[in-house]
RNA sequence: UAGAGUUUGAUCCUGGCUCAGAACGAACGCUGGCGGCGUGCUUAACACAUGCAAGUCGAACGGGGAGUUCGUGGGUAGCAAUACUCAUGAGCUUCUAGUGGCGCACGGGUGAGUAACACGUGAGUGACCUGCCCUUGGGUCCGGGAUACCCCUUCGAAAGGAGGGCUAAUACCGGGUGAGGUCGUUCUGCUGCGAGGCGGGACGAGGAAAGGUCGUGGCAACACGAUCGCCGAAGGAGGGGCUCGCGGCCUAUCAGCUAGUUGGUGAGGUAACGGCUCACCAAGGCUAAGACGGGUAGCUGGUCUGAGAGGACGACCAGCCACACUGGAACUGAGACACGGUCCAGACACCUACGGGUGGCAGCAGUCGAGAAUUUUUCUCAAUGGGGGAAACCCUGAAGGAGCGACGCCGCGUGGGGGAUGAAUGGCUUCGGCCCGUAAACCCCUGUCAUUUGCGAUCAAACCUUACGACCUAACACGUCGUGAGCUGAUAGUAGCGGAAGAGGAAGGGACGGCUAACUCUGUGCCAGCAGCCGCGGUAAUACAGAGGUCCCAAGCGUUGUUCGGAUUCACUGGGCGUAAAGGGUGCGUAGGCGGUCGGGUAAGUCUGACGUGAAAUCUUCAAGCUCAACUUGGAAACUGCGUCGGAUACUAUUCGGCUAGAGGAAUGGAGGGGAGACUGGAAUACUUGGUGUAGCAGUGAAAUGCGUAGAUAUCAAGUGGAACACCAGUGGCGAAGGCGAAUCUCUGGAAAAUACCUGACACUGAGGCACGAAAGCUAGGGGAGCAAACAGGAUUAGAUACCCUGGUAGUCCUAGCCCUAAACGGUGCUUGCUUGCUGUAAGAGGAAUCGACCCCUCUUGUGGCGGAGCUAACGCGUUAAGCAAGCCGCCUGGGAAGUACGGUCGCAAGAUUAAAACUCAAAGAAAUUGACGGGGGCCUGCACAAGCGGUGGAGUAUGUGGCUUAAUUCGAUGCAACGCGAAGAACCUUACCUGGCCUUGACAUGCAAAUAGUAGAAGGGUGAAAGCCUGACGAGGUAGCAAUACCAGUUUGCACAGGUGCUGCAUGGCUGUCGUCAGCUCGUGUCGUGAGAUGUUGGGUUAAGUCCCGCAACGAGCGCAACCCCUGUGUCCUGUUGCCACUCGAACGAGAGUUCGAAGCACUCUGGACAGACUGCCUCAUUUUAAUGAGGAGGAAGGUGGGGAUGACGUCAAGUCAGUAUGGCCCUUACGGCCAGGGCUGCACACGUACUACAAUGCCCGGUACAAAGGGGAGCGAAACCGUCAGGUGGAGCAAAUCCCAGAAAACCGGGCUCAGUUCAGAUUGGAGUCUGCAACUCGACUCCAUGAAGCUGGAAUCGCUAGUAAUGGCGUAUCAGCUACGGCGCCGUGAAUACGUUCCCAGGCCUUGUACACACCGCCCGUCACAUCAUGAAAGCCGUUUGUACCCGAAGUCGCCCCUUAAAAGGUGCCGAAGGUAUGGAUGGUGAUUGGGAUGAAGUCGUAACAAGGUAACCGUA
Repeated sequence: UAGAGUUUGAUCCUGGCUCAGAACGAACGCUGGCGGCGUGCUUAACACAUGCAAGUCGAACGGGGAGUUCGUGGGUAGCAAUACUCAUGAGCUUCUAGUGGCGCACGGGUGAGUAACACGUGAGUGACCUGCCCUUGGGUCCGGGAUACCCCUUCGAAAGGAGGGCUAAUACCGGGUGAGGUCGUUCUGCUGCGAGGCGGGACGAGGAAAGGUCGUGGCAACACGAUCGCCGAAGGAGGGGCUCGCGGCCUAUCAGCUAGUUGGUGAGGUAACGGCUCACCAAGGCUAAGACGGGUAGCUGGUCUGAGAGGACGACCAGCCACACUGGAACUGAGACACGGUCCAGACACCUACGGGUGGCAGCAGUCGAGAAUUUUUCUCAAUGGGGGAAACCCUGAAGGAGCGACGCCGCGUGGGGGAUGAAUGGCUUCGGCCCGUAAACCCCUGUCAUUUGCGAUCAAACCUUACGACCUAACACGUCGUGAGCUGAUAGUAGCGGAAGAGGAAGGGACGGCUAACUCUGUGCCAGCAGCCGCGGUAAUACAGAGGUCCCAAGCGUUGUUCGGAUUCACUGGGCGUAAAGGGUGCGUAGGCGGUCGGGUAAGUCUGACGUGAAAUCUUCAAGCUCAACUUGGAAACUGCGUCGGAUACUAUUCGGCUAGAGGAAUGGAGGGGAGACUGGAAUACUUGGUGUAGCAGUGAAAUGCGUAGAUAUCAAGUGGAACACCAGUGGCGAAGGCGAAUCUCUGGAAAAUACCUGACACUGAGGCACGAAAGCUAGGGGAGCAAACAGGAUUAGAUACCCUGGUAGUCCUAGCCCUAAACGGUGCUUGCUUGCUGUAAGAGGAAUCGACCCCUCUUGUGGCGGAGCUAACGCGUUAAGCAAGCCGCCUGGGAAGUACGGUCGCAAGAUUAAAACUCAAAGAAAUUGACGGGGGCCUGCACAAGCGGUGGAGUAUGUGGCUUAAUUCGAUGCAACGCGAAGAACCUUACCUGGCCUUGACAUGCAAAUAGUAGAAGGGUGAAAGCCUGACGAGGUAGCAAUACCAGUUUGCACAGGUGCUGCAUGGCUGUCGUCAGCUCGUGUCGUGAGAUGUUGGGUUAAGUCCCGCAACGAGCGCAACCCCUGUGUCCUGUUGCCACUCGAACGAGAGUUCGAAGCACUCUGGACAGACUGCCUCAUUUUAAUGAGGAGGAAGGUGGGGAUGACGUCAAGUCAGUAUGGCCCUUACGGCCAGGGCUGCACACGUACUACAAUGCCCGGUACAAAGGGGAGCGAAACCGUCAGGUGGAGCAAAUCCCAGAAAACCGGGCUCAGUUCAGAUUGGAGUCUGCAACUCGACUCCAUGAAGCUGGAAUCGCUAGUAAUGGCGUAUCAGCUACGGCGCCGUGAAUACGUUCCCAGGCCUUGUACACACCGCCCGUCACAUCAUGAAAGCCGUUUGUACCCGAAGUCGCCCCUUAAAAGGUGCCGAAGGUAUGGAUGGUGAUUGGGAUGAAGUCGUAACAAGGUAACCGUA
């Protein structure tokens, strides 16, 4: 020391991306009241107009000007005094160009260059310099010649010169002296480890200077004093030069660099050491601890961030360095190679009379330009500081101030209190209300800031002047010191203080899906747009836009950029490498790193004390000053560092001496496919020759190509040749790895055991280096049986450049040499030590035992399996560690681009090795979990297949759908799970569609307001297709009240609203389908796992069943299963009309049998209730486990859920339905609402589904005759009787029903006919005639009769239903309904089969297991070419730059040398070096480039289907 989002269906881990924080010399957007303190060209070291930024000294000097005083002389005016004026002399004041002195080397700016002793830090200088300043002591003598200014002449446009003449100095020069200093010789003391240092003595040599001012005295010269100077010396302070240790960037795709290079001797040069320079000599010097090269960069105190360690940066302030248009050079000077100096060259700009000149803002302001971007051409020297001066003073864009900019930090304000009809507007709303909100209004206050007005500062004390005092002195001068007075303010009429007035002048920005504080409405509709990441937007968007509200900051708020943080995501603190990225293919070994045990020495590391240093500022802290704060000041602490001295000696190091446990040696007997060479062998394949023998062989899923009558295959014999070595053979052996397998011989490496004889730490690891290194490949020469890339052919296939087959060449083999890579894997580097075990196996040794062995026990080494602790994300590892530790090496840091490009090295080549970036994505990935899936596995079920029976598909018709058509053919349903479905019934209606005619508060509901008394209603009339419109005789009502009247009802008008089968089933409720009546789906507690999850529910049996039993870290429970419910099958009891009629009686009919009716009765049938019954209960057997259960049997009406029905778990399909109803939202409102007429839903080249009827003889027709159940009936069913061939009509008994009616059941059975044909089958179609319903049968009803008599003779591919009272077949009833297209739906009864070996296959489903790159879940995922577009990049003939090396040419200025000349200097000439330039040739680097290579990304393109499942040929690595 804080974390969060994002990979997944979910989890854990790895790992990247992103966010929240702080900061800034910032910029941009919106907004903007005041003040204080800071701060402001980060880009073009681009170019600069204008002004200013370094001058000063007259007390160094001569001259000049001005003013003034005095003297002398003259002139003018005046009588004169006097005034003015001219000349001249002297003095004073003042200004000054020039000579001279000091300064200009500071201050100020900038960061181009520089990777360096440039900087920082600490030392050294025994190798040095130092103007002004301070201290000490000494000196300051005598002379000389010039020169500027000025005057004259002269050249030039100018800038600037040239010549002649005069003159001064603190300018210049000569001489003298010279303590001291310097040098030479010599003697000598002290001192240092030392090169040396500090001194002393003697002799010798050369070598200095400048005066000014003031005072006093003096006529003056001059003297003395003071003071400022000057010269020499010594010392100091401060400043600088030089040297050294250590420290701080990237790059090895820069590995070798270097000739003044490294050293020496000598010389020159410098203030000084030194190759600094030169001559000669030697051949050195640097480098993996990174030389040399390339890139980048001023360094530091510090600043920002961070818990810290670190990381990034070097604005402002401070220290150092470098630079001053670019390059070079020196001069002057104490100091420069000099920002506002000089010379030369170059570029640029300006002036020009074209001859020639001038300039340098990276000083302060300011301008142009560049840029996202950075200020006034301001005031003052009042303060602080600097230069000059004796001083006054002058100069000072240093500095102090002001101005501009919200650029930053800090402070203040925009008001305070009260105030509920909780006003209005606005927003939301569930329409009730809620929010804004005490917020406002309103009332009472206050007066900061701003405004206005008045007063009004601190920063100031010095210098100086003056007065006094003291000191100095000969002096009451001068000077110094002290005290008092006087003078000086840019900022600034500012800060501050007081007065006045009035809430009056002063709030915005961003956000509101999660991260992340803050939510609603409207608009929009994958559009417009948002976005830091994840991601929002396709009609109900808290994510866009607007609004209301809320949240966060606030004179600011956001955005962008950058840095650190979070990131332990380069890990020193503090990470990793079996599978996530990551162990080198293996060994030997160099440097390096690291190293057993005992003792002694040293003290480098280490620890400790003291001293020096670590600038100031900053940071921290304690105080103090501005009203506070920011800011500023003082003190302390800190500055983690470096150096010196002293001490300690455990550890490390070093050195010396020992030891034997590490390591090595020795000798012994064993094991082994360890390596190399030589030689030998048998089996098999192939071929050759010969024999026998005949038609096939071979090959495959099936075939074909191929071989064979020229004799194959097969078989026998002999031979040739090459390669590989069966059995033994074993998670057995050996080797470092690659790898090694017939036998023998020779040579040879290593390991293990036992012995404990020798050496004495000799050890471990190992960057570079060296060696080895499968297969494939290459070179040369051999060899070549089999196999076999390429290639050829045959198949397969949509294709098949494959998989399969027939052939077949390189190659595979040997020798010699390359190559150097593999999934070179235990995906696990080497070495050492420690840490519970069990059990195999190989080798060796020992023990016990044995006659001897084997077996057995112990130890060691190797090689395996399982497992404990521990570790791990998990999987797993586990004494052969992936445990616990130590040493050394290698390697990793998101995915892709890419192990690629470029460059280097190696290679004959192929290629290997080393190894990036642009760009792009928000993931890529590991392990494990749950599902789903598999042309994975196991078990099981189902009319799933099989076995059967009957159909569909062919025909005609009916019906539904699609399509087509149409004004409309209303709408919905669309694989199973739409299609005789919604529709249990479209002529009108229905009706939703179309055409036309009409209505508009409406066909219907509620409310409000107004009007209305012949009102409501309404016969009738007109028009019209109807609706509607117009008219209209007649003509009312209710409640309250005495009444007037009011209210209701009604009508009309207006407003709210009604209405909508309009849209959205992907906004919904409800209901339904389907998987599926499949056996499953879950929960609580416990346990296991970091977790998702698991367990339970798995396992062994069993069942129709997660049914039951047993076992088990599970124990229980819920929804499902089963049962409970209904119908049906048996019995008992009850019930007894409308049912029944056995027994009994009566009546009628009849020849009789008997029939009918009535009474009685309830036995039977039956109706409706209640109960019983079936539970594997009993027996045998089966396997067992005692179980569950199964098989058989008895009994029973029924037997193993008896048969049937109702009943549908968690869920799936955004399944179906807004048109059944309900319902959110949207839409229409004289219409998308409502009414009416007619039409349509029935339309017909066609296709499909579902049915009916058939194709006939198990049939059809005619006649006769028998047996049901379940239903329905009042606007109904309708009997008998009569009429009609019939449909039907007339009729009206009975019946609201166990009573009457519909109502004759049919098939079956009996008899007859038909005789295999388009028929006596089949009935479509059509013509005619009718019946019934209905307002109405044209479009468009059903039925009847007569006539007509299509197609069709059992149905291709394919496909459906059914396991028993089932299929098949026969009829009957009924809902809807006026009628009906019903052959459909729902029910009822009659007749009544066949078959199931079995689970291989098809389909569907359940459980377990396995793989997975799938999770929208295989209708999944996903790869590559091609085509198109965009982007970045490599190569490329070249082309264009930048930079740098080498060689040569030319050679400015200038130093130095020489020559010449000269009194001297300068000038001149010349030599070396030498900038810029040129020529030639290399290197590095950048841009561009026709064309070209791959890469990335894009909408739903094309071709295939390589990978993920056994992915349909297991996948993958290396190579050709």